[in-house]
RNA sequence: GCCCACGUAGUCUAACGGCCAUGACGCUAGCCUGUCGCGCUGGAAACCCGGGUUCGAUUCCCGGCGUGGGCG
Numbered sequence: 001g002c003c004c005a006c007g008u009a010g011u012c013u014a015a016c017g018g019c020c021a022u023g024a025c026g027c028u029a030g031c032c033u034g035u036c037g038c039g040c041u042g043g044a045a046a047c048c049c050g051g052g053u054u055c056g057a058u059u060c061c062c063g064g065c066g067u068g069g070g071c072g
Base pairs, nucleotide, nucleotide: 001071002070003069004068005067006066007065010025011024012023018055027043028042029041030040031039048064049063050062051061052060
């Protein structure tokens, strides 16, 4: 330099173009317990950035940035 894949809470992960954006771990409140832990119920927390298409974009297209891999 060229090609490919990926980018979503603190971490990992899902999401036929239309929902309050899913679940797990973690965090947190209450319950439970003599206490802690376990367990139960609830809560906060995320779509990499800029354009485009569309009535509507996390999703499709283009560019950028970043990460990983391959080739040279």
This is a predicted structure of a 72-nucleotide RNA (transfer RNA) from a Nanobdellota archaeon.
The prediction has a mean pLDDT of 83.
It matches the Rfam family "tRNA". Rfam links the family to the GO term triplet codon-amino acid adaptor activity.
The sequence was found in a public genome assembly.